[in-house]
RNA sequence: GUCCCCAUCGUCUAGAGGCCUAGGACAUCGCCCUUUCAAGGCGGCAACACGGGUUCGAUUCCCGUUGGGGACG
Numbered sequence: 001g002u003c004c005c006c007a008u009c010g011u012c013u014a015g016a017g018g019c020c021u022a023g024g025a026c027a028u029c030g031c032c033c034u035u036u037c038a039a040g041g042c043g044g045c046a047a048c049a050c051g052g053g054u055u056c057g058a059u060u061c062c063c064g065u066u067g068g069g070g071a072c073g
Stems, first nucleotide, its partner, number of pairs: 001072007010026004018056001028044005049065005
């Protein structure tokens, strides 16, 4: 330099045009339980990397940027 893949709660991830006010697990916070702790139960908090485009409608499709990974040279 060319090409390919990836980017979603603190972490790991599901979702692949409308059902999304984006779900789950772990973490964390509160309550219950317990003499206390752990475990268990219930509840809360918390996310679509950025800029354009397509579309009635974009987290999802397209282009670019940024960051990460890989192949070739």